[in-house]
Source information:
Predicted 3D model of an 88-nucleotide RNA (c-di-GMP-I riboswitch aptamer) from Cohnella nanjingensis. Model confidence (mean pLDDT): 90 of 100. The RNAcentral record of the sequence draws on Rfam. Its Rfam family is "c-di-GMP-I riboswitch aptamer". Rfam describes the family as follows. GEMM was predicted in a large-scale screen for bacterial structured RNA regulatory elements. The model forms 100% of the base pairs in the Rfam consensus.

RNA sequence: CAACGAUAAAGGCAAACUUGUCGAAAGGCAAGGACGCAAAGCCAUAGGGUCUAAAGUUCGCGAGAACGAUGACAGCCUGGCCGCCGAU
Repeated sequence: CAACGAUAAAGGCAAACUUGUCGAAAGGCAAGGACGCAAAGCCAUAGGGUCUAAAGUUCGCGAGAACGAUGACAGCCUGGCCGCCGAU
C1' cells in the first nucleotide's frame, strides 16, 4: 500500500416501539429505547429499486377517482468519496 475481518482492544451507530415536533403524505429531527451494523460515516445531481402523491392535469353534478416527483429512503442493491482498530 492492497486485501481481509477476530469470541481482541479502544471507541462508534441505533431497528421496532413510545413521547415531542416539522410535513399533505412518505418521511425527517430531538429524547427515551436496542433489532441489528465493520462503514448502519457521506453522496438521491451516478445507475437501478422502493415509498408517498402536494402543486398540476384529466374525469366526475358532487363526494371523489386516475395520472403526476420537483418529495422521501444511503438500515434495498450496485457504484463513488472518506475513515477507526489489527488476530490473520